[in-house]
RNA sequence: AUGAUCCACGUGGGAGAGGCCGCAGUCCUUAGGGAUGGGCGGACGCCGAAGGAGCAACCACCCCGGAAACUCUCAGGCAAAAGGACCGCGUGGAGAUG
Numbered sequence: 001a002u003g004a005u006c007c008a009c010g011u012g013g014g015a016g017a018g019g020c021c022g023c024a025g026u027c028c029u030u031a032g033g034g035a036u037g038g039g040c041g042g043a044c045g046c047c048g049a050a051g052g053a054g055c056a057a058c059c060a061c062c063c064c065g066g067a068a069a070c071u072c073u074c075a076g077g078c079a080a081a082a083g084g085a086c087c088g089c090g091u092g093g094a095g096a097u098g
Base pairs, nucleotide, nucleotide: 005094006093007092008091009090010089011088012087013086018044020042021041022040023039025036026035027034028033045078046077047076051074052072053071054070058066059065
């Protein structure tokens, strides 16, 4: 000097899957009831991209090991918002190789 790659922060993008029953609340009412129900609860169903677990290609191998977006669905999620693996950009830091 170039700079793989990694970390932090900021920023843009960012998937999947729900209907039912009961209740609160709200609205209407001829006061009998009706409508709604994104909140709460229930059983059932479903999703995979926080986290977690399992298998494994492969990497490493003296010892100790690492390892998926696959699988599971413990956790999480199934309006919006939030969250969100991962990707781009910016700033700062670390930094293989030459």
Predicted 3D model of a 98-nucleotide RNA (Glycine riboswitch aptamer) from Thalassospira sp. HJ. The same sequence occurs in records of 2 taxa. The RNAcentral record of the sequence draws on Rfam and Ribocentre. Of the family's consensus pairs, 91% are formed in the model. Its Rfam family is "Glycine riboswitch aptamer". About the family: This family represents the bacterial glycine riboswitch. The prediction has a mean pLDDT of 79.